[in-house]
């Protein structure tokens, strides 16, 4: 601090994901110790059991035991006194604290700051002052009675710091008055003057306790300013509601209550309704701001089984109190009663989860009490839990034969585990045993504890594991699996070589923890205040006005609210950060420092922002005054033009439509064509990136009324000003109401075509609408996809209104201003583009985003007669949607070019007959590959047997073949039997070479036997090498530098020309290279030179019937080798003084002469595992190997390539000529007989320029006369040859005979550009032969036509569109049909909240009370004061009926949505997507 993840790459948007820290945690799989911390986040669910608030005899009276002392004694009983103690009871005081818990609460509950002139306050503190006299009762006790029990009533007795009266009053408090003097207001203080109310004893002196008054601490009350949640799909609320009088009530102010007046308070700065939720110091993340949480500790609230009330007291509306209601448990004699752990343990239950029913009161506090003491589950310690921090520990040195063993491996060598281990020497933390032994307590007391700690003994000895190893992200191999099985946080892995799955080996990273889960922040600048955007990625609201609110020119004064400076308080302790200390360190825990934003007050400045001022200006706005342009708006009126119906003429057979045609209309007269009329609707030129308006929109004149704008000028007003959340008005088209109008045109709707189909595109008709009037609707791709306003900011060019100057007075030029246009500099921006009209540089206010899809959809509301508009989500699902630009690909886009592509042409194919290959069917097999060009007379340049890789059947297993051991034997070679053969069985002959005296060894080679091996035409061309095809002999493909772009890339390779050519020229940010082209190489075509055999023979010379037959000869041909020549090198025209190009001359040849070999960078996962090589995987008495027979040739058929034809350019028949390139000893084979031939006899010559194979169309005569023929030869039979061990399946060739289709071949399709096509023969490879008409050469004879590039086919370049990139054999859209999933409505049902009226009304406060009842004071008494029961009445929980309301849950059926490798239907989008697409509407 990043990083994966959209794409063929790239920017840039945008969203998923990781890496980090962290948790009261859980769960897996492990597990030594210690210290310090934490532990029911869930059901505020229900609780057995102990415990958790008591104390005081120095407040009181009795009782009851003990001990002591005295009495009476009747000698073990009583009585009195003293102390101690026990337990009840009155009295005081604590029980309001401490100590759980968050349900509620959205609130003055918290939190910060004020304030109370509106208040209380026990115990404690400090001051002043008292404490005088009486009474009357009552619990306990005793005694009767109810009652199961809790428990209760009746009579009697007693005491008090219990309860009452009377006196006293510094003072205190009410009321009245007078005077001071403060204060923002009620009003507060002070001081005088007059009238009501107060005490209690006890004790051993000191004390301790009461009563009054004032003050103080420290606690509480009540008030008010600020703060912190979410939903507007909660827009209005509210009657005791706001306020006043006048009362009541408290400690107090207050509608806090109550009677009575007013009509008010609160709310877009979010009232009131809903959902959530204790709050705060703070903890967690964070670089900060921020975001999230609210255990543990600590402040505060608020609760205690549920609502509800109140008593008592300083304090409660009260967790271990009372009382009523209500669920629930629990005990009973059924009549009645007891109960509340959200105290401490601890059960049960919920759950993914969270402890001991422990010790002590030794310390800190607490409660009483004088103390002593008691009581404290508050503390204080232990247990248990890797729950979490923090520390130690499992051992340290040396050891290489780098040991075994494991794994791996290129294989017997090596690598690694690896100093790891064995082995030696060494220490002992912890942990065991033993002995001592704290601090905590300066006096007494120690749960913890015989604990930390100290020592001392043994002994390497009791102590490691878990995740991960495809990338992000540090760590890789092997074996298994085989889109199975699994993995996965996010890309994705897994379909026979998986570093991603599962083992194991090694490694990597944490370590007594280690992963995972969940959750918080973080990273995410992905909600943006710090710190984002809106033209095209999501975002400018259709458009204007206009209210709140926000923000506002120049100056002046004054104020000081913002602002800024100081100061002061506060900002609880922990916490955090600094610096010291204490546990051995560290967590941790202690002490000092430091921080603490806000708030309140004080006291200064006065730039700026605000207020204030009947202050001032005029540059912003605005009026005036004069001119101006206009399709601005709104009414009435006119007008031609065209169409369209009618009425007559003229006229006749047709029109109309369309790619082509039908439907339709016309002889009842149609279309044409004149003349007249009638209607409705738009308004040709003129017309323009010109004009006017907010925008939507506006176009024939003219008149009427009416808005804005523009300039130009001078006056006046004096900030009157921008924007705008609500909110008003306008708002194309279509659409709806009502009534008009209806010529064209046209949704629907009818016919016709087209088509697989056409509910479409084309025709031909036609109704709503379209036009008008009024009156809703309210939305468009309503866009410049760019909100309004202001301000600044280089140019250049056209146009439109307006002014202005200046002359050379014009159809001039120059300037300024308001508008609309093209280009462009700076900048800006992902890029594309924007570019004074901004998408540059500010400032002002508003509107809007925040992955895709679900969705602009569902619910709720609002509007609108309805179509529907508006607001406006969720669940689900997807890792990516989307934008620009980039290279390619393709397009039924363009433009330019080339190619026997097409056109001219000449011959074929396709028709028939066999041949040869393939597909099919067939078979035991019909072996295998090759399948659009780029497979099909292909692999095979030779399938009778071999071949042969197939089938049937018989054989054999170290094997037909290879190497190595051992052992025997040369080798070879031969008869006999069996058998189809392989093979088996017997048996014969032979004894070799080399070395050794020999014995023996040894090389080849041949057999036995075991084993390591062989061997496989079995699999995968999608595991490969190699080699080949094809685009394509098409003219592309690319690199360095440099520039330019953020980059992918681009330039250069584009453009002008020109070529066969990226061939070359010229221009150019480009220079330059390298593979392709080309050219070098062969061959052909001339000429020379050199040579002269087996080749030639012109002169000479011989010789023959003739023949280069021979002497000779090098002239010629020809062979060889070598050079020469062809270069647009000369002339002329054209071209940019170029490349080139067009013509001509020369020359054998002329613009690459002709041919040929030669084949860039790829692409087809293109062919081949059966030329061959080779991974892996499979067979191993068979998938190997030998052998006989069979197949590979078998045939209703289709298809593909050739052959022969079909005939007169012809068949036949005789005659006579010309090649050229190969072959040839297992060879070619002459002469010469012999056979109608095929051949066969023969055997010269020839290892070849010698000899042989060896030419046919062609010419020259005859015949045939157009016919299935004297064309054509298939197919049959005889009877022969030739090869071969062998011609049946299944060769070939000849002779006779037969003599089949076939008279030039449909859509349709093929080759060819001159020695070319056609046609005519000949050679060779394989090879015994041959199926060869295939196939690869060779010469003979020898044409025709090319205007030309529209069109078909392939390619080349440049553009352009694009949602393709596997690239159009692309992508992809919607119904249906299945399978699932969440959602929506739905007759209803079912529960929950909160209120609302209405009955009932418990406890309790208050309120009233005839009548009862009652000690204290008052009174001689009678009563009276006062009190209490009871009753009554206001409020009043629960609970009950009632219609409503809100949210849930759930519902037969329905609805679209989403998801899902190969379902059906078409082909709606992408290119001009085959009818341009896309909004809105019906």
């Nucleotide at each position: 601090a990043g990083a994966g993840u959209u794409u063929g790459a790239u920017c840039a948007u945008g969203g998923c994901u990781c890496a980090g820290a962290a948790u009261g945690a859980a769960c897996g799989c492990u597990g030594g110790c210690g210290g310090c911390g934490u532990g029911c986040u869930u059901a505020a669910u229900a609780c057995a059991u102990g415990c958790a608030a008591g104390u005081c005899g120095a407040a009181c009276g009795g009782a009851g035991u003990g001990u002591c002392a005295g009495g009476g004694c009747u000698u073990g009983c009583u009585c009195u006194g003293a102390c101690a103690c026990u337990g009840a009871g009155u009295g005081g005081c604590g029980a309001a604290c401490g100590g759980g818990u968050g349900a509620g609460u959205a609130a003055c509950a918290c939190g910060u700051g004020a304030g109370c002139a509106a208040c209380c306050u026990g115990c404690c503190c400090c001051g002043a002052a008292g404490a005088u006299u009486g009474g009357g009762a009552u619990a306990a006790c005793a005694c009767c009675g109810g009652g199961a029990a809790a428990c209760c009533g009746g009579u009697g007795c007693u005491a008090a710091u219990a309860c009452c009266g009377a006196a006293u009053a510094c003072c205190u408090c009410u009321c009245u008055c007078u005077c001071a003097u403060c204060g923002c207001a009620u009003g507060g203080u002070g001081a005088g003057a007059g009238a009501a109310a107060g005490a209690a004893a006890g004790u051993u002196u000191u004390u301790c306790g009461c009563u009054u008054c004032g003050g103080g601490a420290g606690g509480g009350g009540c008030u008010c300013g600020c703060g912190g949640u979410c939903c507007a799909u909660c827009a209005g609320c509210u009657u005791g509601u706001u306020g006043g009088c006048g009362g009541g009530g408290u400690a107090a102010c207050g509608g806090c209550c109550c009677a009575c007046c007013a009509a008010g308070g609160c709310a877009u700065c979010g009232a009131c309704g809903g959902a959530u939720a204790g709050c705060u110091g703070g903890u967690c993340u964070g670089a900060g701001a921020g975001g999230a949480c609210g255990a543990u500790c600590a402040g505060c609230c608020a609760c205690a089984c549920u609502g509800g009330a109140a008593c008592u007291g300083a304090g409660a509306c009260a967790c271990g109190g009372c009382c009523c209601a209500g669920a629930c448990u629990c005990c009973u004699a059924c009549g009645g009663g007891a109960g509340g752990c959200a105290g401490c343990a601890g059960u049960a239950g919920g759950g993914a989860a969270u402890c001991u029913u422990g010790c002590g009161c030794a310390a800190u506090g607490g409660g009483c009490g004088a103390a002593a003491g008691c009581c404290u589950g508050a503390c204080g310690c232990a247990g248990c839990a890797a729950c979490g921090c923090c520390g130690c520990g499992u051992g340290a040195g040396g050891g290489a034969c780098g040991a075994a063993g494991g794994c791996u491996u290129u294989c017997u060598g090596a690598g690694u585990u690896g100093u790891a281990a064995a082995c030696c020497u060494c220490u002992u933390u912890c942990g065991g045993c033993a002995g001592g032994a704290a601090c905590g307590a300066u006096u007494g007391u120690g749960a913890c504890g015989g604990u930390a700690c100290c020592u001392g003994c043994a002994g390497a000895a009791g102590a490691a594991g878990c995740a991960c190893c495809g990338g992000c992200c540090a760590a890789c191999u092997a074996u298994g699996u085989g889109c199975c099985a699994g993995c996965a946080g996010c890309c994705g892995c897994g379909g026979u070589g998986a570093u991603a799955c599962a083992u194991a080996g090694g490694g990597u990273g944490c370590a007594a923890g280690c992963g995972u889960u969940a959750u918080u922040c973080g990273g995410a600048u992905u909600u943006a205040u710090u710190g984002g955007g809106c033209g095209u990625a999501a975002a400018g609201a259709g458009c204007u006005c206009g209210u709140a609110g926000g923000c506002g020119g120049u100056u002046c004064a004054a104020c000081a609210a913002g602002u800024c400076g100081g100061g002061u308080g506060u900002u609880a302790a922990a916490c955090c950060c600094c610096c010291a200390g204490g546990c051995u360190c560290a967590a941790c825990c202690u002490g000092g420092g430091g921080c603490c934003g806000c708030c309140a007050c004080c006291c200064g400045a006065a730039a700026c922002u605000g207020u204030u001022g009947u202050g001032a200006c005029u540059a912003g706005a605005g009026u005036u005054u004069g001119g101006u342009a206009g399709g601005g708006g709104a009414u009435c009126a006119c007008g031609g033009a065209a169409u369209u119906c009618c009425u007559g003429g003229u006229g006749u057979a047709g029109c109309g439509g369309u790619g082509g045609a039908a439907u339709g209309c016309g002889c009842a007269g149609a279309u044409a064509u004149c003349a007249g009329g009638a209607g409705g609707a738009a308004c040709a030129c003129c017309a323009g990136u010109a004009g006017c308006g907010a925008a939507g929109g506006c176009g024939g004149u003219g008149a009427u009324c009416u808005g804005g704008g523009c300039c130009a000028a001078u006056a006046c007003u004096g900030a009157c000003g921008c924007u705008g959340a609500g909110g008003a008005g306008c708002g194309a088209a279509a659409g709806c109401g009502u009534g008009g109008g209806g010529a064209g045109c046209a949704a629907a709707c009818a016919g016709g075509a087209u088509u697989a189909g056409a509910u479409a595109c084309c025709c031909u008709g036609g109704u709503a609408g379209u036009c008008c009037a009024c009156g809703c609707c309210c939305u468009a791709a309503a866009c410049g996809a760019u909100g309004u306003c202001a301000a600044c900011u280089g140019g250049u060019u056209g146009u439109u209104g307006g002014g202005u100057a200046a002359c050379u007075u014009g159809u001039u030029u120059a300037c300024u201003u308001a508008g609309u246009a093209a280009c462009g500099a700076a900048g800006c921006u992902a890029a594309c583009g924007c570019g004074a009209g901004a998408a540059g540089u500010u400032g002002a206010c508003c509107g809007c985003c925040u992955g895709g899809g679900g969705a602009g959809u569902a619910c709720g509301g609002u509007c609108g007669c309805a179509a529907g508009a508006u607001u406006a989500a969720a669940a689900c699902u997807c890792a990516a949607a989307g934008g620009a630009a980039u290279u390619g690909a393709c397009g039924g886009g363009g433009a330019c070019c080339c190619g026997c592509a097409c056109a001219a042409g000449c011959g074929g194919u396709g028709g028939a007959u066999g041949a040869u290959g393939u597909g099919g069917a067939u078979u035991a097999a019909u072996u295998c590959g090759a399948u659009g060009c780029a497979a099909c007379g292909c692999g095979a340049a030779a399938a009778a047997c071999c071949u042969u890789a197939c089938c049937u059947a018989c054989c054999c297993u170290u094997g037909a073949c290879a190497u190595g051991u051992a052992c025997g034997g040369a080798a070879u070679u031969u008869u006999a039997c069996u058998g189809a053969g392989a093979a088996g069985u017997a048996g014969g002959a032979g004894u070799g070479c080399c070395u050794g005296a020999a014995a023996g060894g040894g090389a080849a080679c041949c057999g036995u036997a075991a084993c390591a091996c062989a061997g496989g035409c079995g699999c995968u061309g999608c595991a490969u090498g190699g080699c080949u095809g094809u685009c394509g002999u098409c003219a592309g493909c690319u690199c360095g530098u440099g520039u330019c772009g953020u980059g992918a890339g681009a330039u250069g390779u584009u453009g002008g020309g020109u070529u066969a050519a990226g061939u070359c020229c010229c221009g150019c940010a480009a220079c330059g290279a390298g593979c392709g082209c080309a050219a070098c190489c062969c061959u052909u075509g001339u000429u020379c030179u050199a040579u002269g055999u087996u080749g030639c023979c012109a002169g000479c010379a011989c010789g023959u019937a003739a023949u280069g037959g021979u002497g000779g000869g090098g002239a010629c041909u020809c062979g060889u080798a070598g050079a020469a020549g062809a270069c647009u090198g000369c002339c002329g025209g054209g071209g940019u003084c170029a490349a080139c190009u067009c013509g001509g001359a020369g020359g054998a040849a002329g613009g690459u002469g002709g041919g040929g070999a030669c084949g860039a960078c790829g692409u087809c996962a293109a062919g081949u595992c059966a030329u061959c090589a080779u991974g892996c995987c499979c067979c191993u008495u068979a998938c190997g190997u030998c052998u006989a027979g069979g197949g590979c040739u078998g045939c209703a058929c289709a298809c593909a390539u050739g052959c022969u034809a079909c005939a007169a350019u012809g068949g036949c028949c005789g005659g006579u000529a010309c090649a050229g390139a190969g072959g040839g000893c297992u060879g070619c084979u002459a002469a010469a007989c012999c056979g109608c031939g095929a051949g066969g006899u023969g055997g010269a010559g020839c290892c070849a320029a010698u000899c042989c194979c060896u030419a046919a169309a062609a010419c020259c005569g005859g015949u045939c006369u157009c016919a299935g023929u004297u064309c054509a030869g298939a197919u049959u039979g005889c009877a022969g040859g030739c090869u071969g061990c062998a011609a049946c399946u299944c060769g070939c060739c000849u002779g006779c005979a037969u003599g089949a289709a076939g008279u030039u071949g449909g859509a349709g399709u093929u080759g060819c550009u001159a020695g070319u096509a056609a046609u005519c023969c000949c050679g060779g490879a394989u090879c015994a032969g041959c199926a060869c008409u295939g196939c690869c050469g060779g010469g003979g004879u020898g044409a025709a036509u090319a205007c030309g590039u529209u069109c078909c086919c392939g390619g080349g370049c440049c553009u352009u569109g694009u949602a393709c990139a596997c690239a159009c054999c692309g992508c992809c859209c919607g119904u249906c049909a299945a399978a699932c999933c969440a959602c929506g409505a739905a007759a209803g049902u079912u529960g929950g909240c909160a209120a609302c009226a209405c009955c009932c009304g418990a406890a309790g406060c208050c309120g009233g009370u005839g009548g009862c009842c009652u000690a204290a004071c008052c009174g001689c008494a009678a009563g009276g004061a006062a009190g209490g029961a009871g009753c009554c009445g206001u409020c009043g929980a629960a609970g009950g009926u009632g219609g409503g309301g809100u949210c849930a849950g759930u519902g037969a059926u329905u609805g679209g949505g989403g998801u899902u490798a190969a379902g059906u239907c078409g082909u709606a989008a992408c290119a001009a997507g085959g009818u341009a697409g896309c909004c809105g509407u019906a």

RNAcentral holds the sequence, with entries from ENA and SILVA.
The RNA shown here (small-subunit ribosomal RNA) has 1482 nucleotides and comes from an uncultured bacterium.
Its Rfam family is "Bacterial small subunit ribosomal RNA".
Model confidence (mean pLDDT): 84 of 100.